């Protein structure tokens, strides 16, 4: 010197040295021997970087619960049935028949339990990520004039002029 990103109408000055130009370039306009700029000493401003907190909101993810399901689906408990077995009772001399209970099987049912992944909605939690006020000043900055104002493109207006966006340039942060 070239590159990303952000911001750039807000703030914030004395003294001492110096002694002739600055205000980046160009115009224009402003400071400037009543000493401008520029150095240096104190003071100040601002919160990019920092550091300290973790407040309040939002999410990302994760957990968890509800919905979905008046559904789908399983069934060792419940009814209900059919059959076997075992007691007791009644008819009976027996055999047998009926009848109650009870117990195994099995068959219906789904009362009643249990499952429903993944997705999607909702509730709760909830950041080290954002976003918003807040706190300190370590490393920069920066303390006439909006970056003093315009250059380039447009848009209004069509006399002077407003707007918008770029360029340029300043400054901090990265990268190389």
């Nucleotide at each position: 010197g070239a590159c990303u990103c952000a911001u750039c109408c807000a703030g914030a000055g004395a003294g001492g040295c110096u002694g002739a130009g600055g205000g980046a370039c160009c115009g224009a306009c402003c400071c400037g021997a009543u000493g401008a700029c520029g150095c240096c000493u104190c003071g100040g401003c601002a919160a990019c970087c920092g550091a300290a907190u973790g407040u309040a909101g939002u999410u990302a993810g994760a957990u968890a619960g509800u919905u979905c399901a008046a559904u789908a689906g399983u069934u060792a408990g419940g009814u209900a049935g059919u059959c076997u077995g075992a007691u007791a009772g009644u008819u009976c001399a027996a055999a047998a028949a009926c009848c109650a209970u009870c117990a195994a099987a099995c068959u219906a049912u789904a009362c009643g339990a249990c499952u429903a992944a993944c997705a999607a909605a909702c509730u709760a939690c909830g950041a080290a990520a954002c976003u918003a006020a807040a706190u300190c000043a370590g490393g920069u900055g920066c303390c006439a004039a909006u970056u003093u104002c315009g250059g380039c493109a447009g848009a209004c207006a069509a006399c002077a002029g407003u707007c918008u966006g770029g360029g340029a340039g300043a400054u901090g942060a990265g990268a190389g």